[in-house]
RNA sequence: AAGGGCAAACCCGCCGCAAGGCGGGGACGCAAAGCCGCCGGACCUCCGCCCCAGGAGGUGGCCAGGCUGCCGAA
Numbered sequence: 001a002a003g004g005g006c007a008a009a010c011c012c013g014c015c016g017c018a019a020g021g022c023g024g025g026g027a028c029g030c031a032a033a034g035c036c037g038c039c040g041g042a043c044c045u046c047c048g049c050c051c052c053a054g055g056a057g058g059u060g061g062c063c064a065g066g067c068u069g070c071c072g073a074a
Base pairs, nucleotide, nucleotide: 005030006029010025011024012023013022014021015020028061034067035066036065040063041062042059043058044057045056046055047054
C1' cells in the first nucleotide's frame, strides 16, 4: 500500500423536564474515536424566586491520567 475497525452533523423511533442516552439510517472525522473512572480540571442541563453558596444529573468524539492493544506489500 491493500484489507479490516469505529462513526460527527443530520433524519427516523424510543427514553428523559432538560443537558443528553439507546437503536436504525448516514459519514465529518479517528491509529487507540479500544477499555476505565466523570476521583483532578473544563463544558452543558435542571433545582435553588434572581445572584451566590449548595444539590442532582450529563459530555471521554474536551484537557490531563490509568490499563490494554491491529495488519505489514514494495
This is a predicted structure of a 74-nucleotide RNA (c-di-GMP-I riboswitch aptamer) from a soil metagenome. RNAcentral holds the sequence, with entries from MGnify.